[in-house]
The part of an RNA shown here (small-subunit ribosomal RNA, 3' minor domain) has 131 nucleotides and comes from a Candidatus Uhrbacteria bacterium. NCBI's taxonomy places the organism under Bacteria, Bacteria candidate phyla, Candidatus Uhriibacteriota.
Context: one part of a larger RNA
RNA sequence: CACCGCCCGUCAAGUCAAGCGAGUCGGGAAUUCCUGAAGGCUUCGGAUUCGGGGCCCAAGGAAGGCCUGAUGAGAGGGACUAAGUCGUAACAAGGCAGGGGUAGCGGAAGCUGCUCCUGGAUCACCUCCUU
Numbered sequence: 001c002a003c004c005g006c007c008c009g010u011c012a013a014g015u016c017a018a019g020c021g022a023g024u025c026g027g028g029a030a031u032u033c034c035u036g037a038a039g040g041c042u043u044c045g046g047a048u049u050c051g052g053g054g055c056c057c058a059a060g061g062a063a064g065g066c067c068u069g070a071u072g073a074g075a076g077g078g079a080c081u082a083a084g085u086c087g088u089a090a091c092a093a094g095g096c097a098g099g100g101g102u103a104g105c106g107g108a109a110g111c112u113g114c115u116c117c118u119g120g121a122u123c124a125c126c127u128c129c130u131u
Stems, first nucleotide, its partner, number of pairs: 003094001005091001008087002011084001013081004020074001023071006031063004039056007097118009
């Protein structure tokens, strides 16, 4: 301060952060396939050097995924901010008691239906306790 109170949501303004996002540009590790230098292993022929085949393998190429960075039209919310807008939902039975679940609807708080709870006021009744 104390009902001339408190308070809810939309809308408008500003600031900030985060997530989404058609995409765009990079980075990384790996996989599969192609090619495959030098070298190594192996095998065959010849056998002093030589020649052929197979496997491993640096680098290169192709593909589809994975992880990650930057950027991004746009869309949606969030938090906060002395004095904006609309209403008044909640708090006293807040003027239709409130709240939970669910469904429909509505500028917004919300409204309505069904169901449950009392953390509901008032009135009446019942049971019990005390005098």
Annotation: Its Rfam family is "Bacterial small subunit ribosomal RNA".